Glycine riboswitch aptamer from a Pseudomonadota bacterium, 104 nucleotides, folded computationally.
It matches the Rfam family "Glycine riboswitch aptamer". Rfam describes the family as follows. This family represents the bacterial glycine riboswitch.
Lineage of the source: Bacteria > Pseudomonadati > Pseudomonadota.
Of the family's consensus pairs, 80% are formed in the model.
It was read from a public genome assembly, where an Rfam model found it.
RNA sequence: GCCGCCCGCUGGGAGAGACCGGCCCCCUGUUCAAAUCAGGAAUACCCGGCGCCGAAGGAGUAACCGCCCCGGAAACUCUCAGGCCAAAGGACCAGACGGGCACA
Numbered sequence: 001g002c003c004g005c006c007c008g009c010u011g012g013g014a015g016a017g018a019c020c021g022g023c024c025c026c027c028u029g030u031u032c033a034a035a036u037c038a039g040g041a042a043u044a045c046c047c048g049g050c051g052c053c054g055a056a057g058g059a060g061u062a063a064c065c066g067c068c069c070c071g072g073a074a075a076c077u078c079u080c081a082g083g084c085c086a087a088a089g090g091a092c093c094a095g096a097c098g099g100g101c102a103c104a
Base pairs, nucleotide, nucleotide: 004101005100006099007098008097009095010094011093012092017050019049020048021047022046026040027039028038029037051084052083053082057080058078059077060076064072065071066070
């Protein structure tokens, strides 16, 4: 120094409705004016509804393991949570990048 473990950093990183309706707001026309009415546009938040995804987290379970009345345990399962344009997040993988531990 490498290998091993932990944290950070960097790169990669899937799936599933830009769903429907409402509220708010914007534009145009109508009108003396506003309201009302009609048409159009647009996402988020909020409310309601249906469908869907699994790779934050959570829960269940198996091979297996252990100190074996029981406990631990998955990328399997469930979808509580989260997510379904993008962004963010993201299990996991990689890095002679930084720090720490341990070993030699």